[in-house]
RNA sequence: GGGCGCAUAGCUCAGUAGGUAGAGCACCCGUUUCACAUGCGGGAGGUCUCAGGUUCAAGUCCUGAUGCGCCCA
Numbered sequence: 001g002g003g004c005g006c007a008u009a010g011c012u013c014a015g016u017a018g019g020u021a022g023a024g025c026a027c028c029c030g031u032u033u034c035a036c037a038u039g040c041g042g043g044a045g046g047u048c049u050c051a052g053g054u055u056c057a058a059g060u061c062c063u064g065a066u067g068c069g070c071c072c073a
Stems, first nucleotide, its partner, number of pairs: 001072007010025004019056001027043005049065005
C1' cells in the first nucleotide's frame, strides 16, 4: 500500500426482507431471611463510533473518516 471483518446499555451480545431499540450479567428498589446469599417482582440505564447521502422513515442501504482484528504484498 491492497483486501476482508467488527464498532448497539457498565460488561458479553442479539437485532440480515428499512417501520416506536432488546436479552443475560452487573446496578437500584421492594419481597423473602434474625442477617447475608439465593429465589421472586419491579425500575433506571443507549443521540446504535463519527460525518455526509438515499428514503415518508436508517442500528439496518450507499460514501468517507476513526479505532480494533485477520489476510496479502
Molecule: transfer RNA
Organism: marine sediment metagenome